[in-house]
Molecule: small-subunit ribosomal RNA
Organism: uncultured bacterium
RNA sequence: GAGUUUGAUCCUGGCUCAGGAUGAACGCCCUUGGUGUGCCUAAUACAUGCAAGUCGUACGCACUGGCCCAACUGAUUGAUGGUGCUUGCACCUGAUUGACGUUGGAUCACCAGUGAGUGGCGGACGGGUGAGUAACACGUAGGUAACCUGCCCCGGAGCGGGGGAUAACAUUUGGAAACAGAUGCUAAUACCGCAUAACAACAAAAGCCGCAUGGCUUUUGUUUGAAAGAUGGCUUUGGCUAUCACUCUGGGAUGGACCUGCGGUGCAUUAGCUAGUUGGUAAGGUAACGGCUUACCAAGGCGAUGAUGCAUAGCCGAGUUGAGAGACUGAUCGGCCACAAUGGAACUGAGACACGGUCCAUACUCCUACGGGAGGCAGCAGUAGGGAAUCUUCCACAAUGGGCGCAAGCCUGAUGGAGCAACACCGCGUGAGUGAAGAAGGGUUUCGGCUCGUAAAGCUCUGUUGUUGGAGAAGAACGUGCGUGAGAGUAACUGUUCACGCAGUGACGGUAUCCAACCAGAAAGUCACGGCUAACUACGUGCCAGCAGCCGCGGUAAUACGUAGGUGGCAAGCGUUAUCCGGAUUUAUUGGGCGUAAAGCGAGCGCAGGCGGUUGCUUAUGUCUGAUGUGAAAGCCUUCGGCUUAACCGAAAAAAGUGCAUCGGAAACCGGGCGACCUUGAGUGCAGAAGAGGACAGGGGAAACUCCAUGUGUAGCGGUGGAAUGCGUAGAAAUAUGGAAAAACACCCAGUGGCGGAGGGCGGCUGUCUGGUCUGCAACUGACCCUGAGGCUCGAAAGCAUGGGUAGAGAAACAGGAUUAGAUACCCUGGUAGUCCAUGCCGUAAACGAUGAGUGCUAGGGUGUUGGGGAGCAAAGCUUCUCGGUGCCGCCGCAAACGCAAUAAGCAUUCCACCUGGGGAGUACGUUCGCAAGAAUGAAACUCAAAGGAAUUGACGGGGACCCGCACAAGCGGUGGAGCAUGUGGUUUAAUUCGAAGCAACGCGAAGAACCUUACCAAGUCUUGACAUCCCGGUGACGCAUGUAGAAAUAUAUGUUUUCUUCGGAACACUGGAGACAGGUGGUGCAUGGUUGUCGUCAGCUCGUGUCGUGAGAUGUUGGGUUAAGUCCCGCAACGAGCGCAACCCUUAUUCUUAGUAGCCAGCAGGUAAAGCUGGGUACUCUAGGGAGACUGCCAGGGAUAACCUGGAGGAAGGUGGGGAUGACGUCAAAUCAUCAUGCCCCUUAUGAUUUGGGCUACACACGUGCUACAAUGGCGUAAACAAAGGGAGGCGAAGGAGUGAUCUGGAGCUAACCCCAAAAAUAACGUCUCAGUUCGGAUUGCAGGCUGCAACCCGCCUGCAUGAAGCCGGAAUCGCUGUAAUCGCAGAUCAGAAUGCUGCGGUGAAUACGUUCCCGGGUCUUGUACACACCGCCCGUCA
Repeated sequence: GAGUUUGAUCCUGGCUCAGGAUGAACGCCCUUGGUGUGCCUAAUACAUGCAAGUCGUACGCACUGGCCCAACUGAUUGAUGGUGCUUGCACCUGAUUGACGUUGGAUCACCAGUGAGUGGCGGACGGGUGAGUAACACGUAGGUAACCUGCCCCGGAGCGGGGGAUAACAUUUGGAAACAGAUGCUAAUACCGCAUAACAACAAAAGCCGCAUGGCUUUUGUUUGAAAGAUGGCUUUGGCUAUCACUCUGGGAUGGACCUGCGGUGCAUUAGCUAGUUGGUAAGGUAACGGCUUACCAAGGCGAUGAUGCAUAGCCGAGUUGAGAGACUGAUCGGCCACAAUGGAACUGAGACACGGUCCAUACUCCUACGGGAGGCAGCAGUAGGGAAUCUUCCACAAUGGGCGCAAGCCUGAUGGAGCAACACCGCGUGAGUGAAGAAGGGUUUCGGCUCGUAAAGCUCUGUUGUUGGAGAAGAACGUGCGUGAGAGUAACUGUUCACGCAGUGACGGUAUCCAACCAGAAAGUCACGGCUAACUACGUGCCAGCAGCCGCGGUAAUACGUAGGUGGCAAGCGUUAUCCGGAUUUAUUGGGCGUAAAGCGAGCGCAGGCGGUUGCUUAUGUCUGAUGUGAAAGCCUUCGGCUUAACCGAAAAAAGUGCAUCGGAAACCGGGCGACCUUGAGUGCAGAAGAGGACAGGGGAAACUCCAUGUGUAGCGGUGGAAUGCGUAGAAAUAUGGAAAAACACCCAGUGGCGGAGGGCGGCUGUCUGGUCUGCAACUGACCCUGAGGCUCGAAAGCAUGGGUAGAGAAACAGGAUUAGAUACCCUGGUAGUCCAUGCCGUAAACGAUGAGUGCUAGGGUGUUGGGGAGCAAAGCUUCUCGGUGCCGCCGCAAACGCAAUAAGCAUUCCACCUGGGGAGUACGUUCGCAAGAAUGAAACUCAAAGGAAUUGACGGGGACCCGCACAAGCGGUGGAGCAUGUGGUUUAAUUCGAAGCAACGCGAAGAACCUUACCAAGUCUUGACAUCCCGGUGACGCAUGUAGAAAUAUAUGUUUUCUUCGGAACACUGGAGACAGGUGGUGCAUGGUUGUCGUCAGCUCGUGUCGUGAGAUGUUGGGUUAAGUCCCGCAACGAGCGCAACCCUUAUUCUUAGUAGCCAGCAGGUAAAGCUGGGUACUCUAGGGAGACUGCCAGGGAUAACCUGGAGGAAGGUGGGGAUGACGUCAAAUCAUCAUGCCCCUUAUGAUUUGGGCUACACACGUGCUACAAUGGCGUAAACAAAGGGAGGCGAAGGAGUGAUCUGGAGCUAACCCCAAAAAUAACGUCUCAGUUCGGAUUGCAGGCUGCAACCCGCCUGCAUGAAGCCGGAAUCGCUGUAAUCGCAGAUCAGAAUGCUGCGGUGAAUACGUUCCCGGGUCUUGUACACACCGCCCGUCA
């Protein structure tokens, strides 16, 4: 920095990721070189080999070899002679020489070596490991006047003279062995005396010095030592001398020992620990101080600045990370410590309490003759075991270093090297150029293409690495020997030291490196591809298999699983896991917080601690500054240098190491000191003031409740939403009087006013005791202050203990009555502890202002209130200033926002408490307190990715306010009951095709299922197909007619018969064949388009700019009015705009004008039985074009003078005149894949096509929508009247005729303002019926007919006659309607036929609306919310 809490936002807060690192491990994969690194676990056990020896120039002994002699063998040397001839070569001969070797002997003269032993030095270094250790173990800085130091260096002095043993060896004893013993001999640089000496030790004296004890120097006294050694040279053999040894002594260097300051860890759920403990005296011991040890004496010592205990741990230089401060780590390398199977002990030694020494104990292993012995890999290799996991039983002492030695040299698993391992870092390569037919192939595709991809092939190059061959280092300097020269030294020489020359030394290794040849040949993987995070498609799978670091993905179109292609990252590696730091300011010193997110102790007093006013002097603790020392090396950083580069290395330089110590300096500030100062902080005093401040005691009265007594009085009282339990005729309640008792002190005063530390209380009166507060003055003290871990005290209610008391309200427990599905509750009637008093305990609360205490400052802003004081005015009183309290509003500032705002949550400062994700959990264990209840302190395992705060927009509320709607109300008529029609469910069936499902499915798709439709079922057929395009062939027709088989489809037979033509053929039709394909009312409406329903014709839904807000968002659109309306007006940080509303459109109501045919007929004329029938006319009706008209325009009143409302005039119509079309943003994954279109999936002799028959019409039942009724506002009969809107050529069909009728016959007229359908019906008039299952009602059924149609059986409609069911107005519930309902008929679409349905048309034509409390739906504002899939939400408990 990012992801993740939300619909979105800001904040708090956790979780997770990207980075770096590793002694790593695991998975896949692997050309090579260099440099490093490699048992983190079992300090488990170890086979085998090696890791510490050396010195003969300390010593004695034993042995071997050489040197010496002889013999054998004879490599080698080659004199001489001969031959050949190209006269200096070849060949032959072989006197002589005699190496290596074999055998035998001799010698102690010489040289060399071996073995054990005596002796010296070294085995205390080097190498390993980290068990222990919380400690002077380590780091750092000091101290030792309290110490030691072999070998080494410098200086001084010496090295005289004696002695006795002992191992080895020989002999021998015991024993299996290890080993042990006895006797005898022998040497020394082994051992022991003596002399010499003080400089060593002790004692004394003097001088000097220091840091307390003391130190140094000088003098005197006492005590104490040695190897006359080894080797070389010279020698006059007496010795001298050189080197190496040796002794004493002074000093140095090195290494060690001890002491001290400071530093680095977790737990207080470890608070007390300690008898050698703390100190003293004396002694012992040590290299040395010291309780180190002992005796005696005293009673101390340590601890909240964390003793003691427990747990964990080697420490550091440094390493990793980080901007830094820090945090984590302590492998390799280096310093220190500790350890060596476990535990203990000492010896030797300069040094050890000793890894490869000794002794003892223990465990384990091994040998054994069972008597007894041996061993210690945490050295190098290696083995077993453990484990996720860590190497060769290698080479060499050539180099560096160590031990011994005079030296040569020997030893050295230290070390130098090689081997194994991608374990880490670094380097190199796996080719380079060209190459488009964009090959083949793979993948994908919208089928056009795109992509792998210049990638490959091909052509031209190169040769790093590799292979082969050849050349071939540096690392080597020493040391020693010889020679030469020089320095010191010596009487001189030898010798020694230095320089030069010569001789000689390489494990690695024929390695690095170089040269040549050869072939693009031998050399790429791994992880990822939803976001974070660079990189996408196809197929498979279908909440399965699986993925996942977090969020999350997968339920049939998965960029998230698996595979493939492609792409991205890194690359001889890549990824995963583990651990650490970072990000994490998420423990905050740098650098956080605590009103509501986690977090202020309930409050006060107060010890320690922290902090602290003024002036002066002083100090120098902090602070600042200079210098010195140290802070090892390595590492890090910078600059150079060396390996071809880099890693790596430098025995190169510089810097850093921010630290510690010491010595100086400064003195402003902080701190310390002063028997110095001051007064403003704090306190005292004096004078005033207010107050229900506290404790105790006393007496007091009025009211209320209850109880008791009595009187009056009679049937109820009480209680609730409504009731009941309860009380009451044994007299309640009510009322009156009197009395008792307990608790609390009413009204007024009186005030969100006063007092008080909090809790919390205090309000009648009196008394006693007593605390604090405020104001004024400035007399006194002179910093006495603030805070406060532990500690102490107080601390509501409830509760506990003991003893009292108990009137009442109320009341846990309990009882009863209700409510309820239940009701161990809410409501009611009762009611015990308790509430009250005294004494003691408990110690907690949302103990809250969810806000610790103190001090100072910041609008001398506003407005109240309470207690004081001052000033002005003569006073009442008013004005004003000020101190202390208590409220509200408000600026700056702060805050995530809400909000706080002199009573801060502002700006500063001091001190204390507390917090660090949610849950588990304030739980468990432990401890303390408590009589108990319980309180205080206070975890972890495990689990989740959130939990949370504030604010925003919605939605919701049996929240609020306002408004609207046939929403209710007021009415009218229905449905629900009956019969039938129709649709649905269910059931049934071979099939009863499919869809629609609350409103918003159910007379819906379907404006019309006998066949067809038809999608369903049964049976029969077809397979390029019933339908489309393409290809090839055949025929000339296709059809029609007549037959046969069949249920038909179909199959088949006979007959008949084209067009154009350039005569080639073409068009067209049919038929056969092959394959591409056709076809699907098969699936998915949750993959879609289009269309539609619904909220809803509800008044809403948005945008631009501006403004406000950190932001989501807000404002506008809210407010006051008004409207049918977000309609309009006014106001307003808003100003405008868009989609909706309205208007524009159609129709209807009035009128004018134009035009009059098929319409009409007023006037004129003709004419009929009648009739616009005719001439004629276009006035009227009407038709259909165009206009007018209505706009709150006018008047009055109301209203803000506005919008608008109310009333009126005029008008055919009045306030959107009526009706229609018109449906904003969106909601319901609403409906439809079966209208159509369409992605994907599925079927392909079938899920396609076709034929016949059946089914969609079934029927115990349930529901919806309708029709007809139940009758007299009626039924029936007779005769009579008035519409509108439509339809008509495969049609409407008149008149006339037949029939009771359906209908038949007939065929005028009409392509329609002409003719026809066509009769309108209710209505009105007259007659009849007279309240009944009827002259109501018509279901059902029988018979007889009619019509349509290939065909009315399943399964049509109509007519006539006969039959005459249920039904007498319909339970709960529910629907429509305000010029509508109700009622009456007419027409049309579909249609061969088949409406009670649907869509239209006109006729007749009511009743009611007080009003908005309630039901339903909707709109606006506001409020609450833990909801946002949005209350059909969320969520708690129990059970499974």